[in-house]
RNA sequence: GGAGUCGGACAGGCCGUCGCUCCUGGCGCGUCCAGGGGAGGAAAGUCCGGACACCACAGGGCAGGAUGCUGGAUAACGUCCAGCGGGGGUGACCCCGGGAGCAGGGCCACAGAAACAGACCGCCCGCGGCAGGCCGCGGGUAAGGGUGAAAAGGUGGGGUAAGAGCCCACCAGAUGCCGUGGUGACACGGCAUGCUCGGCAACCCCCAUCCGGUGCAAGACCAAGUAGGAAGGCGGCUGGCCCGGCCCAUGCCUUCGGGUAGGUCGCUGGAGGCGGCGGGUAACCGCCGUCCAAGAGAAAUGACGGCCGCCCGCCCGCGCGGGCACAGAAUCCGGCUUAUCGUCCGACUCCGUUC
RNA sequence: UGGGGUGUCGUCAAGUGGUAAGACACGGGCCUUUGGAGCCCGCAUCCGGAGGUUCGAAUCCUCCCACCCCAGCCA
Repeated sequence: GGAGUCGGACAGGCCGUCGCUCCUGGCGCGUCCAGGGGAGGAAAGUCCGGACACCACAGGGCAGGAUGCUGGAUAACGUCCAGCGGGGGUGACCCCGGGAGCAGGGCCACAGAAACAGACCGCCCGCGGCAGGCCGCGGGUAAGGGUGAAAAGGUGGGGUAAGAGCCCACCAGAUGCCGUGGUGACACGGCAUGCUCGGCAACCCCCAUCCGGUGCAAGACCAAGUAGGAAGGCGGCUGGCCCGGCCCAUGCCUUCGGGUAGGUCGCUGGAGGCGGCGGGUAACCGCCGUCCAAGAGAAAUGACGGCCGCCCGCCCGCGCGGGCACAGAAUCCGGCUUAUCGUCCGACUCCGUUC
Repeated sequence: UGGGGUGUCGUCAAGUGGUAAGACACGGGCCUUUGGAGCCCGCAUCCGGAGGUUCGAAUCCUCCCACCCCAGCCA
């Protein structure tokens, strides 16, 4: 100097004018005045997990759903951290839905003889026919050909009628036992067995763990108004199903019809932010200090002007013109995913050159 | 704001791991003097989009996109 990897932060700034919304205060109660607050890293998708609220619930079994290497973090998680194993990259580093395929079932189209156990061609042997190296029948053979996404460990040698882990050497695995290290997943080493076992569990299933339902339009209170009306269903009913003890009630559910489209609370101070110290490799946790930061009618959070910053175009330049992403709260948090012009910082890797 | 559902040719749609049926429409041809009807042929390289699992995906899984539907209170 070039190319790249990972992590973090910011998301144009300041001033003025005119507006919008909420809160507090003021009185002259007005469409008034003053002061203060007013979007995000994703507020989004609503994909997970919780808090909170109501409903249901003695208990047991079944069904259903979710997750899936190990250890940890956490309120919880399908998230995060640290490892293990596998794969990719020269490397920094990245990716993995990664339990169980000897519990069982299912599928593997077409092609191919055969898809889980296999003789189509070929090779070999025997018998018969024949002039014959040809034909037929019976048998052996997975070394060769061919098919396929996938075909029965690989190379060499011995062996054989021809062959084959049939036997042997080396290599690659598998299984069992033992030892060492590690909390563990697992790694390394040794011994034994010729054991060589197809794939798919993002097919059913099995195993382990977890899970009641509905969502702030939850729910509570006040006010107004009306027909506390009709039909259907259930009544040991409903609540996923079954078994089932006890208690309570004269009601419960659905649809239609009627009335009303008002107010207050829930509502934002919280697993909260920032800083420091300490523990931990880290995720994270503890202590101390400090700060309060939208809460609406489902409707606000903007526009214009000036200066500066960055980018693009014209231009030698002065200057002129244009642009500054994605997007926008609605009960609140922790995550994931997706969208996003760019700028800055930190830690590294590879290549080239020079000292 | 919350919940649920659907995307396959221009339209309606079948297909639930193994070559994307069918109907209407459209285009061409035959028939007819011409048109209609009838008959024959054609019409999805991408199954809303992007990744993944698998030998193989419309189908199974994940993430996006578009569209549709339902939910106030009182007695």

Two RNAs folded together computationally: RNase P RNA and transfer RNA, 430 nucleotides in total. Rfam match: Bacterial RNase P class A. Rfam's curators write: Ribonuclease P (RNase P) is a ubiquitous endoribonuclease, found in archaea, bacteria and eukarya as well as chloroplasts and mitochondria. The family's RNA type in Rfam is ribozyme.